[in-house]
Context: one part of a larger RNA
RNA sequence: CCCCCGUUAAGGAACUAGGCAAAUUGGCUCCGUAACUUCGGGAGAAGGAGCGCCUCCAAGUAGGUGAUCGGGCUUGCCCCGUGAGCUGAAGGAGGUCGCAGAGAAACGGCCUGGGCGACUGUUUACUAAAAACACAGGUCUCUGCUAAGUCGCAAGACGACGUAUAGGGACUGACACCUGCCCGGUGCCAAUAGGUUAAGAGGAGAGGUUAGCCCUUGAGGCGAAGCUUUGAAUCGAAGCUCUGGUAAACGGCGGCCGUAACUAUAACGGUCCUAAGGUAGCGAAAUUCCUUGUCGGCUAAAUACCGACCUGCACGAAUGGUGUAACGACUUGAGCGCUGUCUCAACAGGGGACUCG
Numbered sequence: 001c002c003c004c005c006g007u008u009a010a011g012g013a014a015c016u017a018g019g020c021a022a023a024u025u026g027g028c029u030c031c032g033u034a035a036c037u038u039c040g041g042g043a044g045a046a047g048g049a050g051c052g053c054c055u056c057c058a059a060g061u062a063g064g065u066g067a068u069c070g071g072g073c074u075u076g077c078c079c080c081g082u083g084a085g086c087u088g089a090a091g092g093a094g095g096u097c098g099c100a101g102a103g104a105a106a107c108g109g110c111c112u113g114g115g116c117g118a119c120u121g122u123u124u125a126c127u128a129a130a131a132a133c134a135c136a137g138g139u140c141u142c143u144g145c146u147a148a149g150u151c152g153c154a155a156g157a158c159g160a161c162g163u164a165u166a167g168g169g170a171c172u173g174a175c176a177c178c179u180g181c182c183c184g185g186u187g188c189c190a191a192u193a194g195g196u197u198a199a200g201a202g203g204a205g206a207g208g209u210u211a212g213c214c215c216u217u218g219a220g221g222c223g224a225a226g227c228u229u230u231g232a233a234u235c236g237a238a239g240c241u242c243u244g245g246u247a248a249a250c251g252g253c254g255g256c257c258g259u260a261a262c263u264a265u266a267a268c269g270g271u272c273c274u275a276a277g278g279u280a281g282c283g284a285a286a287u288u289c290c291u292u293g294u295c296g297g298c299u300a301a302a303u304a305c306c307g308a309c310c311u312g313c314a315c316g317a318a319u320g321g322u323g324u325a326a327c328g329a330c331u332u333g334a335g336c337g338c339u340g341u342c343u344c345a346a347c348a349g350g351g352g353a354c355u356c357g
Base pairs, nucleotide, nucleotide: 001352002351003350004349006347007346008345010343011342014341019338027051028050029049030048031047036041038174052096053095054094055093056092057091063087064086065085069081070080071079072078073076097101109336110335112333113332114331115330116328117327121133122132137172138171139170140169141168142167143166149158150157151156175323176322177321178320180253181252182251185250186249187246188245189244190243194241195240196239200235201234205230206229207228208227209226212222213221214220215218254272255271256270257269258268281315282312293309294308295307296306297305
C1' cells in the first nucleotide's frame, strides 16, 4: 500500500452523475393514526409509551386439557352432567440491580410532489427486469361444421370429441369520462349494365407443294385434290375499369390578407386550395428546435423539480385522449432521521503484499 471487518472528536450529504455504500429503523403489547379513495384500502401510515428480576394481592385464580363416575337413548369412535390429575396466564401494588431489561442473534428507516405502466405476473440462461411483453376488459373482422384457421406430398391430425355465450385473426389494454371530421389515394366488402381481356372455339382469306393444262419453248405461266404453313371477323371467365359502401381498415386532418373609439389582440370579413382542414381534452410534455422560453414556488444560490401561460419547430382521441385509488428491486424532485459519503483523516483486528526460509 491492497482486501475484509470494527470504532471515532466537532460537523452532518458540505461527497457524488446520483445519499452509491454505510448508518439509522427493527420484536411484542397498548395508545394513536392524515390527504385521498374504486369504501376494500391508504395503514405497521405518521407519532408515542411499556418491556428484567423479587415480594405481595386475588390464587395455583381465569383459561386449557380432561381421568373417573353418574344419567340418557337412536347402542354410537354417541349425547348430557361430574370434574381427579397435569398445565397455567393477563392484571394491580411495592421493591431491587446494571451504562444498558425485545440486554446476544434473528429483526421495516420514514414522509412527500411528479412521470410511466392499472394491478399479481413475464422477459434478453452469460452486460438490459423496464415505461418492454402479458393481462382481465373493449372493439373490428372471419367462421353454419367435412367451420374458418394451422401442420402435412398424402393419408391424417390439431381446431374439438367444441358448435357463434364457440373457435381463428387484428388492434387496444383495469376503472371513470370520452373517442370528433375526412371514403379523394391504398385495402376490404357489395353490385355488375357498359368498356378492356387469355386459353379455347371459329375458320373468311393467304402462302408452299404438283397431277394436269397453256403458249411466246423459257431460270415461262396457270394450277384441282391431298398434304402442309399461316390466319381475319365472331363467341369467350375472373381480373382491371366503372358504381356504391367501409376509418376501434392502412391512413389524413391547410394558406394568405384585412378588421374593434389609446395600444395590443381579433369574436368578424375577404380570398385561394382540399377528400376533409385537428373537435373535446392536454400542452416547453418520456413529445419544445429557438430554450436555461416567461411568471410563480422550493434554495443563500437551481440549465433540475413543481404549478401556471400557450408562440404545439413537430400533442391529440382504441398507432387511443384525459384523469385515476391501489400497486412498482421502475424513473425524477424535495424533506426528516441517520451516518467516515465528505471536511480529513486516525486507530484497532484478520488476511495479503514485502523480507528470510

The prediction has a mean pLDDT of 89. This is a predicted structure of a 357-nucleotide part of an RNA (large-subunit ribosomal RNA, domain IV) from a marine metagenome.